This is a predicted structure of a 477-nucleotide part of an RNA (small-subunit ribosomal RNA, 5' domain) from Gossypium anomalum. The prediction has a mean pLDDT of 85. Rfam family: Bacterial small subunit ribosomal RNA.

[in-house]
Context: one part of a larger RNA
């Protein structure tokens, strides 16, 4: 010069659109952030002469909650990019072929009772399902033969269908899992390894495989740097650069990890699950001291640390998940205000005319120059800014839904009216004079300035480059 998630002094009009705890993965008090579904079920209310309707949903039951939001502590590893590859899985979704016949018994909700200070347990007795078990059945499945093991569920509806259940194949998307290069620094770290490295035999997994295991060889990695320590989320990309490189990993986007800390497995198609569980522990609430709850690296919030970093706001209107046959219903995903010159990027602070070159400031060789058309003053505009009218798209083919927003563009009226800093000014580097001070008091990125005639300090005039910003710090090229 150019760059930042910037911060600090000093200033400060508007508007779009981006960005905001880089430090303590520290400790949080309150909201809210994952439900839905009566067209699977008992049931409760409402209304009715009854039948029929209408509503509720705390239980039982199905899907989801394994996504979506967040952090970067671990991690130098197939974790991550790029490139292949065989021994796998896969809910819901696509397409296709079959198939859904019979029967049984419980468990919650309740309702009584007891135990507890709550947390919540515990007998007994009822009872339904598309919960659950049980018998046949079978273009599956064990390499063949053989023997053998394994399904299913009803519901709306007048009806016609609708939307679901099993079984077998199918595709797509996804995800497990391997190998082949690459992936920071240290040799003042040179040896490391015992399930270690391979065999067989057995168990395991969806799969492959020391994954584990019993037996047997003694391997196996390493100066092409193994092992050890130090650091560190990887990449796409971001800044600088003419390239070669170098530095860096916020916001967005893809993987990977973690969810007070460190262990476990359950459940599911998926998990060893951030707002499930369970053990252990540190810390925090309640306790009748016998024992209990709890987890903001969701999203506002708060205290703490820090140079520093926002509202305990509004709305599912729109996009996208989630349920559900729909209607809907939830959705701190979003979307769109609010707060900050943090950044970019746009626009303004007036235009035109105007010399008695006024008054004043400063300078002067006293003539007089210089700020300066600058300003008064004459007119003219109204971007912006004040008050009014009207008034969107964003909605998805008829209608009917807009948080944003009484907002955006637009438009009558008023009136120049509401809007400039700051930093330099010896020489690098654009800009110079005077006062005061007199190695003092400062200055300074650097060479260096200041000793009584300082273009370098401190003030005034002027002046230069920038301008809603200009400096200064850090950083990185």
């Nucleotide at each position: 010069a150019g760059a930042u998630g910037a911060a600090c002094g000093c200033u400060g009009g508007c508007g779009g659109c981006a960005u905001g705890c880089u430090u303590a993965g520290c400790a949080c008090a309150u909201g809210u952030a994952a439900g839905u579904c009566a067209a699977a079920u008992a049931g409760g209310a409402a209304g009715u002469g009854g039948u029929g309707u209408u509503u509720c949903u705390a239980g039982u039951g199905g899907c989801g909650a394994a996504c979506g939001a967040g952090u970067a502590a671990g991690u130098a590893a197939c974790g991550c990019a790029u490139g292949a590859g065989a021994a796998c899985c896969u809910a819901c979704c696509u397409u296709u072929g079959g198939a859904a016949g019979g029967g049984c018994a419980a468990c919650a909700a309740c309702a009584a009772c007891u135990g507890g200070a709550a947390a919540u347990a515990g007998u007994u007795g009822c009872c339904a399902a598309u919960a659950c078990c049980u018998c046949g059945u079978a273009g599956g499945c064990u390499a063949a033969g053989g023997a053998g093991c394994a399904a299913a569920a009803g519901g709306a509806g007048g009806a016609a269908u609708c939307a679901g259940c099993c079984c077998a194949a199918u595709g797509a998307g996804g995800g497990g899992u391997u190998c082949a290069c690459g992936u920071u620094u240290g040799a003042u770290u040179u040896c490391c390894u015992a399930g270690u490295u391979g065999g067989u035999g057995a168990g395991g997994c969806a799969a492959u495989a020391g994954c584990u295991u019993a037996c047997u060889a003694a391997g196996g990695c390493g100066a092409u740097g193994a092992u050890c320590a130090a650091u560190a989320g990887c990449u796409g990309g971001u800044c600088c650069g003419a390239c070669a490189g170098g530095a860096u990993g916020a916001u967005c986007a893809a993987c990977c990890a973690c969810a007070c800390u460190g262990g476990g497995a359950c459940u599911g198609a998926g998990a060893u699950a951030c707002a499930a569980c369970u053990c252990a522990g540190a810390c925090u609430c309640c306790a009748a001291c016998a024992g209990c709850a709890g987890g903001c690296a969701a999203u506002a919030a708060u205290g703490c640390a820090g140079a520093a970093u926002u509202c305990u706001a509004u709305g599912c209107a729109a996009u996208u998940g989630g349920u559900g046959a729909a209607a809907g219903u939830c959705u701190g995903a979003c979307a769109a205000a609010g707060c900050a010159a943090u950044g970019c990027c746009a626009u303004g602070u007036g235009g035109a005319g105007g010399u008695a070159g006024a008054a004043g400031a400063c300078c002067u060789a006293c003539g007089g120059g210089u700020c300066g058309u600058g300003a008064a003053c004459u007119u003219c505009u109204u971007u912006u800014u004040u008050c009014g009218a009207a008034g969107a798209a964003g909605a998805a083919g008829c209608a009917g839904u807009g948080a944003c927003a009484a907002u955006a563009a637009c438009u009558a009226g008023g009136g120049a009216a509401u809007a400039a800093g700051a930093a330099u000014u010896g020489g690098c580097u654009a800009a110079c004079u005077u006062u005061a001070u007199g190695c003092c008091a400062g200055c300074a990125g650097u060479c260096a300035c200041a000793a009584u005639a300082a273009u370098a300090u401190a003030g005034a005039a002027g002046a230069u480059g920038c301008a809603a910003g200009c400096a200064u710090u850090a950083u990185c090229c």